Predicted 3D model of a 72-nucleotide RNA (transfer RNA) from a Patescibacteria group bacterium. The coordinates come from a structure-prediction model, not an experiment, and the mean pLDDT is 81. It matches the Rfam family "tRNA".
RNA sequence: GCCAGCGUAGCUCAGCGGUAGAGCACUCGUUUCAUAAGCGAGCCGUCACAGGUUCGAGUCCUGUCGCUGGCA
Repeated sequence: GCCAGCGUAGCUCAGCGGUAGAGCACUCGUUUCAUAAGCGAGCCGUCACAGGUUCGAGUCCUGUCGCUGGCA
């Protein structure tokens, strides 16, 4: 330099163009003499960034940035 994949909650990851989710973590409550476990509730997102297409984009297209792999 060229090609491909990935970028979504604190972490690990889902997510058919039509309300952004799960598990873990965290907070509160319940339970216990107490702790843990269990149970209930809560909190958490500029969907990497910028454009484009569309009535509507996390999703499709283009560019940029970052990470990983391959080729030279």